[in-house]
RNA sequence: CCACCAUCGAGACCGGCUGAGGGACAGGCCCGAAGAAGCCGGGGCAACCCAGGACUGCGCAAGCAGGCCGAAGGUGCCAAUUCCUGCGUCGCGCAUCCGUGCGACGGCAGAUGGAAC
Repeated sequence: CCACCAUCGAGACCGGCUGAGGGACAGGCCCGAAGAAGCCGGGGCAACCCAGGACUGCGCAAGCAGGCCGAAGGUGCCAAUUCCUGCGUCGCGCAUCCGUGCGACGGCAGAUGGAAC
């Protein structure tokens, strides 16, 4: 980097350095000199991987599986639903038609983890 699997309506911020951008992309709409991004320190959230614990099921056993508790370790995350929309189907409304507004569902794209390389 490509492909695969799972999740994405919840949750969680302070200080220092620095100084103009940031929210992936595009459009919108926001955040930002009352300090953006980045780096450093500390704190927190969560429970994907998971140390540990008791339980249940299967098994002669070794063990395997399951949910629960947990949070030491590996990641991740700490404005706004992934901030909203992007493509399609369906429903309803408006419109003579082309269309258009709203909603539901699915998809695309993206993010994070796992596993693999």
A computed fold for a 117-nucleotide RNA from Pseudofulvimonas gallinarii, annotated as SAM riboswitch aptamer (S box leader). It matches the Rfam family "SAM riboswitch aptamer (S box leader)". Its family is annotated with regulation of gene expression in the Gene Ontology. It was read from a public genome assembly, where an Rfam model found it.